[in-house]
Context: one part of a larger RNA
């Protein structure tokens, strides 16, 4: 090296780009490199293997054959694979005209709400809990009405609705940008898929400088509760949540289900288009998406079933009995928290 597997028993990288390797439509010419055939030459002898002899037999031993799967050189075959030649358009793209969309940056811009400030009305209470206590409040609080200030979040609309690769993404204009999808026609002519290293994005909390700070709130005080209560629940509260610019790269990063392609009973919702009836609703068709439930098949079972976990192909990534351990060591990053790679001894 050969196997089996990876929804949930161990296992799909969080997600794209895209190098190198892998792989690859559809007919046609050459070519013969891989492929399969045939001849030589060589591939020691002894041994094994067959057959025949010799020692009375065997062991031994002697002819003679088979082997020796290999390797060079040569002839010829050309379906498949490789190269090469000049074509196709079914795959991939491109141009045209349409459309939906919280897709992604930036900048201004609205109301509600909270909170703080003034200023009135006004008075002894407010808040808060199972109950209450700490807090606030006659130096006039809650309530209310009016002006103003701020910062952060967009109620209804909202939908197993829709965008994005993923993470994610919700007021509302305008600018600048990605991609997706239909239509009918035109063009390019396998340019396709995958992707070891690489790279560029990555939720939250976290760090570094400078801003911000309204509400909320790790830590931290108090008051409860308790046998204690370093908790829960209540009064408050700083760091952070928020802009900017730089860092971290981890997640139950989930569909625990890697990517592209084909095939394989239906039913029924939905959102986008495009085409027909019909024309009031509405139906038929066909496409991309997203639910839900079923068949055959698949699975241990649950269940999954055209968005497969079903029937195949291509490529990458991972597992290999529990603990020790996602740890030590050593190596890259990183300011640092720490991250990536990743063992062993022992032990059941």
């Nucleotide at each position: 090296c050969u196997g089996g597997g990876c929804g949930u028993a161990a296992a799909g990288c969080g997600c794209g780009c895209g190098u190198a390797g892998g792989c690859g439509g559809u007919a046609u010419u050459g070519u013969a490199a891989g492929u399969g055939g045939g001849a030589u030459g060589u591939g020691a002898a002894a041994g094994c293997c067959c057959c025949a002899g010799g020692c009375u037999u065997a062991a031994c031993u002697u002819g003679g054959g088979a082997a020796u799967u290999g390797c060079a050189u040569u002839c010829g075959a050309u379906a498949c694979u490789g190269u090469u030649u000049g074509a196709c358009u079914a795959g991939a793209g491109u141009a045209c005209a349409g459309u939906a969309g919280a897709g992604a940056g930036a900048a201004g811009c609205g109301g509600a709400a909270u909170u703080c400030c003034u200023a009135g009305u006004g008075u002894a209470g407010c808040g808060g809990u199972g109950a209450a206590a700490u807090g606030c409040g006659u130096a006039g609080a809650u309530a209310u009405u009016a002006g103003g200030a701020a910062g952060a979040a967009c109620a209804c609309c909202a939908g197993u609705g829709g965008c994005g690769a993923a993470g994610g993404c919700g007021g509302c204009u305008u600018c600048u940008u990605g991609g997706a999808u239909u239509g009918a026609u035109a063009c390019u002519g396998a340019c396709a898929c995958u992707g070891a290293g690489g790279u560029a994005c990555g939720a939250a909390a976290g760090c570094g400088u400078g801003g911000g700070g309204a509400g909320c709130a790790a830590a931290c005080a108090g008051g409860a509760u308790u046998a204690g209560a370093u908790a829960c629940c209540c009064u408050g509260g700083u760091a952070g949540u928020c802009c900017a610019c730089g860092c971290c790269c981890u997640a139950a990063a989930c569909g625990a289900u890697g990517a592209g392609a084909a095939c394989u009973a239906g039913a029924u919702g939905u959102u986008g288009g495009a085409g027909g009836a019909a024309u009031c609703a509405u139906c038929c068709u066909u496409u991309a998406g997203u639910g839900u439930c079923g068949c055959a098949g698949c699975u241990a079972a649950c269940g999954c079933a055209a968005u497969a976990a079903g029937u195949u192909c291509u490529c990458c990534g991972c597992c290999u009995g529990g603990g020790g351990a996602g740890u030590a060591c050593g190596a890259c990053c990183g300011c640092a928290a720490g991250g990536u790679u990743a063992a062993a001894a022992c032990u059941c």
Molecule: small-subunit ribosomal RNA, central domain
Organism: uncultured prokaryote